[in-house]
RNA sequence: AGAGGCGCAGAAUAUAAUAGUAUUGGGAAAAAUGCGACAAGACGCACCCAAGAAAGGAUAUUUUGCCGAAAUCGUAUAUCAAUCUUGCGAGAUAUGCGGUUGGUCGCUACGGUGAACAACCCUGCGACUGUCACCUAGUCAAUCAGGUGAAGCGCU
Numbered sequence: 001a002g003a004g005g006c007g008c009a010g011a012a013u014a015u016a017a018u019a020g021u022a023u024u025g026g027g028a029a030a031a032a033u034g035c036g037a038c039a040a041g042a043c044g045c046a047c048c049c050a051a052g053a054a055a056g057g058a059u060a061u062u063u064u065g066c067c068g069a070a071a072u073c074g075u076a077u078a079u080c081a082a083u084c085u086u087g088c089g090a091g092a093u094a095u096g097c098g099g100u101u102g103g104u105c106g107c108u109a110c111g112g113u114g115a116a117c118a119a120c121c122c123u124g125c126g127a128c129u130g131u132c133a134c135c136u137a138g139u140c141a142a143u144c145a146g147g148u149g150a151a152g153c154g155c156u
Base pairs, nucleotide, nucleotide: 001156002155005067007066008065009064010063011062012061013060014059015058023051024050025049026048027047033046034045035044036043038087039086040085041084042083070101071100072099073098074097075096076095077094078093079092080091102129103128104127105126106125107124111121112120113119131150132149133148134147135146136145
């Protein structure tokens, strides 16, 4: 410097869904009950009418950067954290350290993200595929075919 291939990640646009949901306005009700992760208090919702979103996630197209691309797990620190206050806190983001994964696809326990029964992550299994090493047959050799194993701190 380069290669693997439905290769990886980001951005923009469009679309479906989220959802006639959250919320706002008006009316009814105002006791109790239930809901808003959990506890105490407060507040709101529940029924009708009108108006009516968004984020994250998904699909397609275009485009940018790249080949530990990148993803994920654990831990430490900081911040946020499920209507409001206090507490607790599932979980979220950023950074540091360490671990795992060559890549893709399919199936998949518990659990997590999510509106979702989509999709993704985690876990395990299988298939395909690329690289290297070894073995077998053919072959002058290379190449090709089959088998076994290893890991990107690799290979050319």
The RNA shown here (Lysine riboswitch aptamer) has 156 nucleotides and comes from a mouse gut metagenome.
It matches the Rfam family "Lysine riboswitch aptamer". Its family is annotated with lysine biosynthetic process in the Gene Ontology.
Model confidence (mean pLDDT): 80 of 100.
Of the family's consensus pairs, 100% are formed in the model.